[in-house]
Predicted 3D model of a 473-nucleotide part of an RNA (small-subunit ribosomal RNA, 3' major domain) from an uncultured bacterium. The coordinates come from a structure-prediction model, not an experiment, and the mean pLDDT is 81. RNAcentral holds the full RNA, with entries from ENA and SILVA.
Context: one part of a larger RNA
RNA sequence: UGACGGGGGCCCGCACAAGCAGUGGAUUAUGUGGUUUAAUUCGAAGCAACGCGAAGAACCUUACCAGGGCUUGACAUCCUACUAACGAAGCAGAGAUGCAUUAGGUGCCCUUCGGGGAAAGUAGAGACAGGUGGUGCAUGGUUGUCGUCAGCUCGUGUCGUGAGAUGUUGGGUUAAGUCCCGCAACGAGCGCAACCCCUAUUGUUAGUUGCUACGCAAGAGCACUCUAGCGAGACUGCCGUUGACAAAACGGAGGAGGGUGGGGACGACGUCAAAUCAUCAUGCCCCUUAUGUCCUGGGCUACACACGUAAUACAAUGGCGUUCAACAGAGGGAAGCGAAACCGCGAGGUGGAGCAAAUCCCCAAAAGGCGUCUCAGUUCGGAUUGCAGGCUGCAACUCGCCUGUAUGAAGUCGGAAUUGCUAGUAAUCGCGGAUCAGCAUGCCGCGGUGAAUACGUUCCCGGGCCUUGUACA
Numbered sequence: 001u002g003a004c005g006g007g008g009g010c011c012c013g014c015a016c017a018a019g020c021a022g023u024g025g026a027u028u029a030u031g032u033g034g035u036u037u038a039a040u041u042c043g044a045a046g047c048a049a050c051g052c053g054a055a056g057a058a059c060c061u062u063a064c065c066a067g068g069g070c071u072u073g074a075c076a077u078c079c080u081a082c083u084a085a086c087g088a089a090g091c092a093g094a095g096a097u098g099c100a101u102u103a104g105g106u107g108c109c110c111u112u113c114g115g116g117g118a119a120a121g122u123a124g125a126g127a128c129a130g131g132u133g134g135u136g137c138a139u140g141g142u143u144g145u146c147g148u149c150a151g152c153u154c155g156u157g158u159c160g161u162g163a164g165a166u167g168u169u170g171g172g173u174u175a176a177g178u179c180c181c182g183c184a185a186c187g188a189g190c191g192c193a194a195c196c197c198c199u200a201u202u203g204u205u206a207g208u209u210g211c212u213a214c215g216c217a218a219g220a221g222c223a224c225u226c227u228a229g230c231g232a233g234a235c236u237g238c239c240g241u242u243g244a245c246a247a248a249a250c251g252g253a254g255g256a257g258g259g260u261g262g263g264g265a266c267g268a269c270g271u272c273a274a275a276u277c278a279u280c281a282u283g284c285c286c287c288u289u290a291u292g293u294c295c296u297g298g299g300c301u302a303c304a305c306a307c308g309u310a311a312u313a314c315a316a317u318g319g320c321g322u323u324c325a326a327c328a329g330a331g332g333g334a335a336g337c338g339a340a341a342c343c344g345c346g347a348g349g350u351g352g353a354g355c356a357a358a359u360c361c362c363c364a365a366a367a368g369g370c371g372u373c374u375c376a377g378u379u380c381g382g383a384u385u386g387c388a389g390g391c392u393g394c395a396a397c398u399c400g401c402c403u404g405u406a407u408g409a410a411g412u413c414g415g416a417a418u419u420g421c422u423a424g425u426a427a428u429c430g431c432g433g434a435u436c437a438g439c440a441u442g443c444c445g446c447g448g449u450g451a452a453u454a455c456g457u458u459c460c461c462g463g464g465c466c467u468u469g470u471a472c473a
Stems, first nucleotide, its partner, number of pairs: 001473002003470003007467007015457002019421005026312008034303002042053002064298007073128001077127002079124005086104001090099003108117003130287002133285003139281002141276003144272001146270001151190006157166003170181003196264004201232007210222003214219001235258001238252005314414001318373006331362003336355002341350003380411001385406007427449007
């Protein structure tokens, strides 16, 4: 000087407390451990691994296993020779591939018409290719975490033999090393804040595909809604009180909005030899008729069990029927979204209008109202299983999703323990998108309805500043 303390002081955070809803019990989904297996590919491991890489494992993916093949190779550059490129139909085989090779086919540039060249293919020789093989404790890049915590430093000066100190401590204040005052310090940098985006109000400009005071429509118009450009607006600016006459705090006015208005992006010096050699790149090591590469089938989906994260419930604030009557936002659409109409109980099918979309389509919002059920393992709950179908796709056996009908399991609110959340939040309700042929209880977004509580900082956890002790560095 740090680090640490079951030392002290001050302060903060859904950290506790006050509340609301959960998890832990049940079933299912999913990830992990373990076990099993020919293989169940690999990585991630307290917080900060475990609905994580994976925004989607039937084949492919795929890296794993079994079997069948290839060896200059599936892919790249160079050399030689030949052939334009391209290219059906047939046979064998699980396919990769092999056989027969042939029907067709003669292109582009230069030309002295002999040929040469470019591109592509075939054969050969070797230089080489290739490796999701190892090492994240050799690395780059990227990322997590402490933590959006308020800190981390430097120049000059001064003090100290020196390590170092000072500044950065002190008195106030703030979300903040934020600002003010003081001070052997004076300044500065990276952080904080602001500048950026969305949202809340309004002016103006522009009105089509949007809107409607006119109209049956066509049309007309741009007031309103809205769209999207440019502005305005909020700054403790004004008033009062407190305060050191400061910074600031509290109350008020005006205002759409008040004290960083709400949300996002943005993550200092560093810590954890944190994560990643399987995104990519890369040193070294290793394999080279195999640890490379092609194919078929299987596996990643196994199942005594244990854990994490979710979904659905255990019901009356509810289930079912009916009213199909009403109200969103944000997205997506061409190998696409697919309307009306018709068929089917339904999943779906036929159909093909319109739309590269403020025009058309996905698109139906759901929680709401009325009736019934009357506390039951039920008209709760829906697992499991049988049968019959639909869709995607070469192909749903291992191993997809959906529909109808029948079946109707556990479960009556969950031990010790434990999680999230402070306002348009929690809770609850539906909708969309990425991935994607198909497959969503996951993820990322969107809006509808819409609470309770916070006395306070003694205690638990994490953090910041000052100080003190130390046998630690």